[in-house]
RNA sequence: CCUCUGGAGAGACUACCGAUUGCGUUAAGUCGCGAUAAUAGGUGGCGCCGAAGGCGAAAGUAGGUGCGUCGAUGGAUGCAUUCUGCGAAACGCUCAGGCAAAAGGACAGAGG
Numbered sequence: 001c002c003u004c005u006g007g008a009g010a011g012a013c014u015a016c017c018g019a020u021u022g023c024g025u026u027a028a029g030u031c032g033c034g035a036u037a038a039u040a041g042g043u044g045g046c047g048c049c050g051a052a053g054g055c056g057a058a059a060g061u062a063g064g065u066g067c068g069u070c071g072a073u074g075g076a077u078g079c080a081u082u083c084u085g086c087g088a089a090a091c092g093c094u095c096a097g098g099c100a101a102a103a104g105g106a107c108a109g110a111g112g
Stems, first nucleotide, its partner, number of pairs: 001112006011046001013045005020038002022033003047099003053095001054093003060086004064081007
């Protein structure tokens, strides 16, 4: 890296639009509708989730600075520091993503 298997959480919330499905009518998808309507999809509102991805930093550590000690110089060493860098996650954030099913899914197991 590939294949298979398992794999959580949170409104099938709500508003509007809406191909398609129906009824009657007409020469004619012509015209009128209606759903107790339903569905794919689109644009918003409020509420939520954290396990694609992304982001954050603790102990510590390296340096800087200040003070003390040693030293002829270079420097060494101890303490302090609201300074700078590095620094993990299943922790935190909730940008992204997600909130019926499907899909996705950190991670785990098996095989290659």

Annotation:
Model confidence (mean pLDDT): 76 of 100. Glycine riboswitch aptamer from Shewanella sp. MR-4, 112 nucleotides, folded computationally. The model forms 90% of the base pairs in the Rfam consensus. The source organism's lineage runs through Bacteria, Pseudomonadati, Gammaproteobacteria, Alteromonadales and Shewanella.